[in-house]
RNA sequence: GCUCAUGUAGCUCAGUUGGUAGAGCACGUCAUUGGUAAUGACGAGGUCACGGGUUCAAAUCCCGUCGUGAGCU
Numbered sequence: 001g002c003u004c005a006u007g008u009a010g011c012u013c014a015g016u017u018g019g020u021a022g023a024g025c026a027c028g029u030c031a032u033u034g035g036u037a038a039u040g041a042c043g044a045g046g047u048c049a050c051g052g053g054u055u056c057a058a059a060u061c062c063c064g065u066c067g068u069g070a071g072c073u
């Protein structure tokens, strides 16, 4: 330099061919306990890497930029 994959909650990841963004763990409150752990209920937490485009509507489709990983030279 070229090609491919990938970027979504603090972490690991889903998101079904475009239609209100989710799970597990972690975190907070409460219940339970003599006290912890464990368990249960509830809750908070997201400009979906960034900038444009298409569309009534974009995490999703298209273009570019950046980060990460792999391959080729």
Stems, first nucleotide, its partner, number of pairs: 001072007010025004019056001027043005049065005
Transfer RNA from a Bacteroidota bacterium, 73 nucleotides, folded computationally. It matches the Rfam family "tRNA". RNAcentral records the identical sequence in 3 taxa. The source organism's lineage runs through Bacteria, Pseudomonadati and Bacteroidota.